A computed fold for a 71-nucleotide RNA from a Minisyncoccota bacterium, annotated as transfer RNA. Its Rfam family is "tRNA". Rfam describes the family as follows. Transfer RNA (tRNA) molecules are approximately 80 nucleotides in length. The prediction has a mean pLDDT of 81.
RNA sequence: CGGGAUAUAGUGUAAUGGUAGCACGAGACGUUUGGGACGUUUUAGUCAGAGUUCGAGUCUCUGUAUCCCGA
Numbered sequence: 001c002g003g004g005a006u007a008u009a010g011u012g013u014a015a016u017g018g019u020a021g022c023a024c025g026a027g028a029c030g031u032u033u034g035g036g037a038c039g040u041u042u043u044a045g046u047c048a049g050a051g052u053u054c055g056a057g058u059c060u061c062u063g064u065a066u067c068c069c070g071a
Stems, first nucleotide, its partner, number of pairs: 001070007010024004018054001025043006047063005
């Protein structure tokens, strides 16, 4: 320098253009003498900026970060 992939909650991981889920974690409550375990409940997210669309995590463009391949 060229090509490709990935970016979603504190962590990991889903999501045919149509209500962003699940597990772990964290908080609260119950249970217990206490803890653990268990039950209920809450918390928190689409890398950034534009475009298309009635509607974008998803499609298009640009940028950023990481990884891979080639030179």